Transfer RNA from a Candidatus Roizmanbacteria bacterium, 71 nucleotides, folded computationally. Rfam family: tRNA. Its family is annotated with triplet codon-amino acid adaptor activity in the Gene Ontology. It is annotated as a transfer RNA. Lineage of the source: Bacteria > Bacteria candidate phyla > Candidatus Roizmaniibacteriota. The prediction has a mean pLDDT of 81.

RNA sequence: UGCCCGGUGGUGUAAUGGUAGCACGCCUGACUCUGGAUCAGGUAAUGGACGUUCGAAUCGUCCCUGGGCAG
Numbered sequence: 001u002g003c004c005c006g007g008u009g010g011u012g013u014a015a016u017g018g019u020a021g022c023a024c025g026c027c028u029g030a031c032u033c034u035g036g037a038u039c040a041g042g043u044a045a046u047g048g049a050c051g052u053u054c055g056a057a058u059c060g061u062c063c064c065u066g067g068g069c070a071g
Base pairs, nucleotide, nucleotide: 001070002069003068004067005066006065007064010024011023012022013021018054025043026042027041028040029039030038047063048062049061050060051059
């Protein structure tokens, strides 16, 4: 320098172009002598910019970042 793959709550992982879901975690409450477990409720995410579209996590371009291949 070129090519390929990836980036979603704190973590892991889903999502035919049509309400961003689940689990763990965290917070509050119930239960308990206390803690744990269990139960109920809550919290919080699409790497950035622009474009296509009635509508973008999803499609296109550029950039950032992690990994791989070639020289």